[in-house]
Context: one part of a larger RNA
RNA sequence: GCCAACGAGUCGCGGCACGCAGCAAGGUUAAGGCGCUGGAGCGCCGGAGCCGCAGCGAAAGCGAGCCUUAAGAGGGCGCACGAGUUGCGUGCCGCGGACCCGAAACCGGGUGACCUAUCCAUGUGCAGGUUGAAGCGGGAGUAAAAUCCCGUGGAGGACCGAACCCGUAUACGUUGAAAAGUGUUGGGAUGACGUGUGGAUAGAGGUGAAAUUCCAAUCGAACCCGGAUAUAGCUGGUUCUCCUCGAAAUAGCUUUAGGGCUAGCCUUGCACCGAGACACGCGGGGGUAGAGCACUGAAUGUUCUAGGGGCCUUCACCGGUUACCGAAAACUAUCAAACUCCGAAUACCGCGCGGUCGUGUGCGGGAGUCAGACCAUGGGAGAUAAGUUCCAUGGUCGAAAGGGAAACAGCCCAGACCCACAGCUAAGGCCCCAAAAUGCAAGUUAAGUGGAAAAGGAUGUGGAGCCGCACAGACAGCUAGGAUGUUGGCUCAGAAGCAGCCACCCAUUCAAAGAGUGCGUAACAGCUCACUAGUCGAGUGGCUCCGCGCCGAAGAUAAACGGGGCUGAAACUUGCUGCCGAAGCUUGGGAAUGCGAAAGCAUUGGUAGAGGAGCAUCGCAUGGGGGCGGAAGCCGCUGCCGCGAGGGGCGGUGGACCGCAUGCGAGGGAGAAUGUUGGC
Numbered sequence: 001g002c003c004a005a006c007g008a009g010u011c012g013c014g015g016c017a018c019g020c021a022g023c024a025a026g027g028u029u030a031a032g033g034c035g036c037u038g039g040a041g042c043g044c045c046g047g048a049g050c051c052g053c054a055g056c057g058a059a060a061g062c063g064a065g066c067c068u069u070a071a072g073a074g075g076g077c078g079c080a081c082g083a084g085u086u087g088c089g090u091g092c093c094g095c096g097g098a099c100c101c102g103a104a105a106c107c108g109g110g111u112g113a114c115c116u117a118u119c120c121a122u123g124u125g126c127a128g129g130u131u132g133a134a135g136c137g138g139g140a141g142u143a144a145a146a147u148c149c150c151g152u153g154g155a156g157g158a159c160c161g162a163a164c165c166c167g168u169a170u171a172c173g174u175u176g177a178a179a180a181g182u183g184u185u186g187g188g189a190u191g192a193c194g195u196g197u198g199g200a201u202a203g204a205g206g207u208g209a210a211a212u213u214c215c216a217a218u219c220g221a222a223c224c225c226g227g228a229u230a231u232a233g234c235u236g237g238u239u240c241u242c243c244u245c246g247a248a249a250u251a252g253c254u255u256u257a258g259g260g261c262u263a264g265c266c267u268u269g270c271a272c273c274g275a276g277a278c279a280c281g282c283g284g285g286g287g288u289a290g291a292g293c294a295c296u297g298a299a300u301g302u303u304c305u306a307g308g309g310g311c312c313u314u315c316a317c318c319g320g321u322u323a324c325c326g327a328a329a330a331c332u333a334u335c336a337a338a339c340u341c342c343g344a345a346u347a348c349c350g351c352g353c354g355g356u357c358g359u360g361u362g363c364g365g366g367a368g369u370c371a372g373a374c375c376a377u378g379g380g381a382g383a384u385a386a387g388u389u390c391c392a393u394g395g396u397c398g399a400a401a402g403g404g405a406a407a408c409a410g411c412c413c414a415g416a417c418c419c420a421c422a423g424c425u426a427a428g429g430c431c432c433c434a435a436a437a438u439g440c441a442a443g444u445u446a447a448g449u450g451g452a453a454a455a456g457g458a459u460g461u462g463g464a465g466c467c468g469c470a471c472a473g474a475c476a477g478c479u480a481g482g483a484u485g486u487u488g489g490c491u492c493a494g495a496a497g498c499a500g501c502c503a504c505c506c507a508u509u510c511a512a513a514g515a516g517u518g519c520g521u522a523a524c525a526g527c528u529c530a531c532u533a534g535u536c537g538a539g540u541g542g543c544u545c546c547g548c549g550c551c552g553a554a555g556a557u558a559a560a561c562g563g564g565g566c567u568g569a570a571a572c573u574u575g576c577u578g579c580c581g582a583a584g585c586u587u588g589g590g591a592a593u594g595c596g597a598a599a600g601c602a603u604u605g606g607u608a609g610a611g612g613a614g615c616a617u618c619g620c621a622u623g624g625g626g627g628c629g630g631a632a633g634c635c636g637c638u639g640c641c642g643c644g645a646g647g648g649g650c651g652g653u654g655g656a657c658c659g660c661a662u663g664c665g666a667g668g669g670a671g672a673a674u675g676u677u678g679g680c
Base pairs, nucleotide, nucleotide: 001680002679003678004677005676006675011096012095013094014093015092016091017090018089019088020087021086022085023084026051027050028049032045033044034043035042036041055062056061065077066076067075068074099237100236102234106227107226108225109224110223111222117201118200119199120198121197122196123195124194125193126191128160129159130158131156135152136151137150138149139148140147164188165187166186169184170183171182172181203219205215206214212221240614241613242612243611244610245609250263251262252261253260254259264369265368266366267365268364269363270362271361272360276357277356278355280352281351282350283349284348290342291340292339296336297335298334301331302330303329307325308324309322310321311320312319372397373396374395375394376393377392378391379390380389381388402413403412404411417590418589419588420587422586423585424584428580429579430578431564432563433562437577439576440575441574442573443572444571450566456551457550460548461547462546463545464544465543466542467541468540469539477535478534479533480532481531483508484507485506488502489501490500514529518527519526591604592603593602594601595600615669617666618665619664620663621662622661623660625658626657633653634652635651636650637649638648640647641646
């Protein structure tokens, strides 16, 4: 891992509701007893008790009333208006292990110091080598000492290093040779040393040269058994079929936030019987969007001006002045969630009208839901970030399959009862992969733009508009001119059109020519431009708007059309025709559900969940059957019955029991629980 078997809402008591049955203003017995019996069975007795028939009050108590109260008032709960009760079944709740498995732990009583920690008693072990303390002897030395030298001596948590003990570093080992080792290397090795044997200390504890370390491969509290099915608002699992309806992820409260309770939303029964929803008409209130500046604030400029500052004046007062500041006011341009002189669309409430619709309301039974997700729109938070977060309205997913978007819960189309080798469409498509147009008409794009992106940039290209110049010859090119006062003045070493400053851009000659557009010189010179003529001979220059394109554009395998491939398109824009395309719609056949007298009409996606109807297994009762002329079981086939769970038939095997009908009772259905046991 697979297969098989086993494996989870049970039972007792109490309660609520519904169904069925009995009796009914009553209903019913319990323990127990008696009789019978195959049966813990049946019948009878047993009225104790319980529920109901009356309530009210805290109660005494009173009673169709009672309580409150001083009350006969008022008020509250009752009566008048009667249905209960017993049993069985089903759903649900309570108390119990209460659907099953699962803790970490807590408590009690015991068992452990053969591991290990410390201690006690008694034993035992430490090759060899080195160093050479005190003391002592002798000598030197001193007044005597001190001190020094030589010897002797043999101290030390002394030195090197085996046994022994340890475990520093590293490699290997890591389903190991080993649940801690091996190799190499290393530390201690007469000591706070190692070690044998016996003994002591025990879990609310011991022991600890202290690491929460050790106390038998277990230690922030050992192990074993018990309380014990501890508890688990948590995770996992929870077994046959078909049919009807079908949610929620919200509010309030919660030591509450992944749990609850009530409400909301679902289902089911009964009652009411069109009240409900939607469209239309009419009547309402509102202060949002927008807008506005009349209020409250914010805020631009100008004018005007109270006040203030500066300056002048004066002994002071007064006064003068100001390209200073500036309230208010006027004009002007603006802004606001917590501004409003205004003010929609929607939404909401009411009335009317009519059609449609598994509409509505009340009272009961049963739930589930309280982590929501994305998209669109209006907002808050954030950074006018997030596949962000928090609200609101709607949609989809959730609980929805089908078609489209290459693939893709939340986007687009569309809601799957079943069958069909029938038809029409939606979104989206129609060159090939790949169903349907290599369709028609017109325009655009040249960028493979299409088929990813901004500010910004550009004689890309198409269209529209406006303004110049132009056959009295424009634009571009070419030829020629481009002069004079004058080297303008100033400045300056110089400044001559061209460093700079100033002024003036003046005047003359002209077809035209600036006191000079740029290059250039030290300064001149020189080149050139404006401007003019000639040549040439038809358009040329500028601005604005719109369409499509270009650059801007750097990432890790090729990877930004699904691919091939596509250019008067297979791209984009506009118009037109046809076709394809889904579980949508239609057609034919069939089933079920609801309503209906019928004809018939409508409906039938579905998680949590509510409701309904069934199948199968084991056993019991009763009835009626089958079986050695072959029961059950097992294997195979099946064109039979049933929507299905399943049932039947036939054959083989097997060798002794077993269906069916009607009821009843359950150890009653397996694929999942790191399920349990067995097998492979």
This is a predicted structure of a 680-nucleotide part of an RNA (large-subunit ribosomal RNA, domain II) from Lentihominibacter sp. Rfam family: Bacterial large subunit ribosomal RNA. Its family is annotated with structural constituent of ribosome and ribosome in the Gene Ontology.